[in-house]
RNA sequence: GCUCUCGUAGCUCAGUAGGUAGAGCGUGCGGCUGUUAACCGCAAGGUCUACGGUUCAAUCCCGUACGAGAGCG
Numbered sequence: 001g002c003u004c005u006c007g008u009a010g011c012u013c014a015g016u017a018g019g020u021a022g023a024g025c026g027u028g029c030g031g032c033u034g035u036u037a038a039c040c041g042c043a044a045g046g047u048c049u050a051c052g053g054u055u056c057a058a059u060c061c062c063g064u065a066c067g068a069g070a071g072c073g
Stems, first nucleotide, its partner, number of pairs: 001072007010025004019056001027043005049065005
């Protein structure tokens, strides 16, 4: 330099042939227990990397940039 993949909650990841987003772990609170842990319940937490475009509507489609990874030279 070229090509490809990825960027979603604090972490690891799902998601949808476009209709305003979920799980596990973690965190907080409560229950249980003599206490802790475990277990059970509830809750908080995301303008889905940024900016444009298409659309009635974009996390999803298109373009550019930035970042991460892989391959080739």